[in-house]
Predicted 3D model of RNase P RNA and transfer RNA as a complex of 471 nucleotides. It holds a member of the Rfam family "Bacterial RNase P class A".
RNA sequence: UAAGCAGGCCGUUUUAUCGCUUCUCCCUGUAAAACGGGAGGGGAGGAAAGUCCGGGCAACGCAGGGCACCAUGCUUCCUAACGGGAAGAUAUCCGUGAGGGUAUAGUAACGGAACAGAAAAUAACAGCCCCGGAACGCGUGUCGUUUUGAGGUAAGGGUGAAAAGGUGGGGUAAGAGCCCACCGGUAUUGGCGGCAACGUCGGUAGCCGUGCGUCUGAUGGGUUGUAAGACCAUGUAUAUCCCGAUUAUCUGCCUCGGCAGGUUACAGUGCUGCCCGCGCUGGUCCUUUGGAAUCGGGAGGGGUAGGUCGCUCGAGGCCGUUGGCGACAGCGGUCCCAGAUAAAUGAUAGAAGUCCGCUUCGGUGGAAACAGAACCCGGCUUACAGGCCUGCUUUUAUU
RNA sequence: GGGCGUGUAGCUCAGGGGUAGAGCAUUUGCCUUUUAAGCAAAGGGUCGGUGGUUCGAAUCCACCCACGCUCA
Numbered sequence: 001u002a003a004g005c006a007g008g009c010c011g012u013u014u015u016a017u018c019g020c021u022u023c024u025c026c027c028u029g030u031a032a033a034a035c036g037g038g039a040g041g042g043g044a045g046g047a048a049a050g051u052c053c054g055g056g057c058a059a060c061g062c063a064g065g066g067c068a069c070c071a072u073g074c075u076u077c078c079u080a081a082c083g084g085g086a087a088g089a090u091a092u093c094c095g096u097g098a099g100g101g102u103a104u105a106g107u108a109a110c111g112g113a114a115c116a117g118a119a120a121a122u123a124a125c126a127g128c129c130c131c132g133g134a135a136c137g138c139g140u141g142u143c144g145u146u147u148u149g150a151g152g153u154a155a156g157g158g159u160g161a162a163a164a165g166g167u168g169g170g171g172u173a174a175g176a177g178c179c180c181a182c183c184g185g186u187a188u189u190g191g192c193g194g195c196a197a198c199g200u201c202g203g204u205a206g207c208c209g210u211g212c213g214u215c216u217g218a219u220g221g222g223u224u225g226u227a228a229g230a231c232c233a234u235g236u237a238u239a240u241c242c243c244g245a246u247u248a249u250c251u252g253c254c255u256c257g258g259c260a261g262g263u264u265a266c267a268g269u270g271c272u273g274c275c276c277g278c279g280c281u282g283g284u285c286c287u288u289u290g291g292a293a294u295c296g297g298g299a300g301g302g303g304u305a306g307g308u309c310g311c312u313c314g315a316g317g318c319c320g321u322u323g324g325c326g327a328c329a330g331c332g333g334u335c336c337c338a339g340a341u342a343a344a345u346g347a348u349a350g351a352a353g354u355c356c357g358c359u360u361c362g363g364u365g366g367a368a369a370c371a372g373a374a375c376c377c378g379g380c381u382u383a384c385a386g387g388c389c390u391g392c393u394u395u396u397a398u399u
Numbered sequence: 400g401g402g403c404g405u406g407u408a409g410c411u412c413a414g415g416g417g418u419a420g421a422g423c424a425u426u427u428g429c430c431u432u433u434u435a436a437g438c439a440a441a442g443g444g445u446c447g448g449u450g451g452u453u454c455g456a457a458u459c460c461a462c463c464c465a466c467g468c469u470c471a
Base pairs, nucleotide, nucleotide: 001397002394003393004392005391006390007389008388009387010386012352013351014350015349016348017347018346020043021042022041023040024039025038026037027036045370049381050380052379053378054377055376056375057225058224059223060222064276065275066274067273069221070220071219072218074088075087076086077085078084089104090103091102092101093100094099105216106215109214110213111212113210125157127153128152129151131149132148133147134146135145136144137143138141165183166182167181168180169179170178184208185207186205187204188203189202190201191200192199193198229309230308231307232306240299241298242297243296244295245294246293248263249262250261251260252259253258254257266282267281268280269279284292285291286290316335317334318333319332320331321330322329323328354367355366356365357364358363400470401469402468403467404466405465406464409423410422411421412420417454425441426440427439428438429437447463448462449461450460451459
């Protein structure tokens, strides 16, 4: 220098003028304010995006429990929390490599594995082999060939994405972990290392167990989102329809048909579904096969279309230092840094820097990505012109 | 701004791991004097896109894209 890998950072700067928005102070003004004038301070991002996770905050009854449902899944740590992050472990795939992706709780029970194949986890299609029967042959035998019946056999063949550890030897009628040696795996056990996952060195057991899902167990999760929600002002009709409830029992008092209290039995309500529990609310009336009224739920209708708060000081930023491999944490100092509501963050001119083109090397013309707050934070993911830094790789890359 | 849902043939929809279907529409033939109806057959699909898991993906997972609904 080239091509890459991993991690981190920047992602225009500045001056003038004219605006927009917000805050503070002063003047004017007023009962107090708005408006108006002046001065000063602040005014988009690394993703503000997708809304995919987690938390704060708020409302739903300032108890709670079980089931269902959903999510996660090796170990240790970080954190307010997380499905995020850091450092590691094992297996497997990709890459020459630096590195990158994915997976990793348990297996008692159950299910399915298209097509192909004999068989998809209780393996005999062809093949190989033993035994019995039959036929044929001449070599007349403990013979050979063909065929048939009953078995044995997972070594080789073929099918498939996947076929029941591998290689060699012994063994056998033929074979086979059937037995043995080595290799691989699994389970278990002891030493050593590690906080742990696990690693490593030995011992023991022929134990050799396909992949996927249901399932089992562990941990976590209430629901809805700032259009939550609180307050002020304005305005209006709970018209009409549908469903449900107003049940039961005990005690006390008295003017004897009313009042008061209880039961949690009943009904309603509710932190989504189901169950339990707890809390709150309810018990009316009439002309009684029914109806009125009230309450609760649903459909539907009427009205308002304004303002204030929530709203930005926060698990905050920056600098230094200490601890840690690191994510991060502690301490000290310093700073206040958008808050709009149809929605501000802009325009013009000059200078500087970056990139591209032309060039007589003096200059000159052009370009600038992805994208724009809307309750706030921590992550993840996706988009992104161009540039910078650090470490590493490419057998002997090139000079 | 917040929250949900949908995407499969020209149209309306099924299918929820094993070669992608139905109805209507289109084309051709039969029937009819002709058309309609009827009968028979045929064609038509990057299953919104890109990756991943898997032997195998419309289906499962992740991320994008488009469209629709809803909330004071």